Record summary
RNAcentral holds the sequence, with entries from Rfam. This is a predicted structure of a 72-nucleotide RNA (transfer RNA) from Alligator sinensis. Its Rfam family is "tRNA". It is annotated as a transfer RNA. Rfam describes the family as follows. Transfer RNA (tRNA) molecules are approximately 80 nucleotides in length. Its mean pLDDT, the model's own confidence on a scale to 100, is 82.
RNA sequence: GGCUCUAUAGCUCAGAGGUGAGAGCACUGGUCUAAUAAACCAGAGUUGUGAGUUCAAAUCUCACUAGAGCUU
Numbered sequence: 001g002g003c004u005c006u007a008u009a010g011c012u013c014a015g016a017g018g019u020g021a022g023a024g025c026a027c028u029g030g031u032c033u034a035a036u037a038a039a040c041c042a043g044a045g046u047u048g049u050g051a052g053u054u055c056a057a058a059u060c061u062c063a064c065u066a067g068a069g070c071u072u
Stems, first nucleotide, its partner, number of pairs: 001071007010025004018055001027043005048064005
C1' cells in the first nucleotide's frame, strides 16, 4: 500500500427498513435487616462522526475516525 471484519447503556452483547431500542452484570432509590449482603419492586442511562437513498435508517450506500485480522 491492498483486502476483510467490527463500532449499540459503565462492561459483555442482541437487534437482517416500520409502530414503545433491549438482555445479563454494574449503578441509583425503596422494601426487608440491628447492620451489610442476598432476594423482591421501581428507576436513570445508549445507536462512533458526517452525508446520501427512502414516506420511514441502529439496520442499506459512500466518506472519515478508531480498533482487529489477512496479504505484499